The RNA shown here (c-di-GMP-I riboswitch aptamer) has 77 nucleotides and comes from Sulfurovum sp. It was read from a public genome assembly, where an Rfam model found it. Its Rfam family is "c-di-GMP-I riboswitch aptamer". Rfam describes the family as follows. GEMM was predicted in a large-scale screen for bacterial structured RNA regulatory elements. Its mean pLDDT, the model's own confidence on a scale to 100, is 78.

RNA sequence: UCUGCAUAAAGCUAACCCACUAUAAAAGGAGGGACGGAAAGCUAUGGGUCUUAUAAAAUGACUGCCAAGCUACUCAG
Numbered sequence: 001u002c003u004g005c006a007u008a009a010a011g012c013u014a015a016c017c018c019a020c021u022a023u024a025a026a027a028g029g030a031g032g033g034a035c036g037g038a039a040a041g042c043u044a045u046g047g048g049u050c051u052u053a054u055a056a057a058a059u060g061a062c063u064g065c066c067a068a069g070c071u072a073c074u075c076a077g
Stems, first nucleotide, its partner, number of pairs: 002077003012037002017032002020029002035064001041070003045067003048062003
């Protein structure tokens, strides 16, 4: 440097749901909680989806939908 591995260890994160908040909507925030994740870390770049407007096109959101780019722990080869 490349490849492999959710488990050997150390860690990380946190679906659905609940209550609060928030809001045009979809979403989001933080708390509990744990379905899961070898990048479920970062970037809305491409595709896709959601919401709203709508003849069409928006604004916005989702990367834990799929790709792509960047960065990265342990062990083994």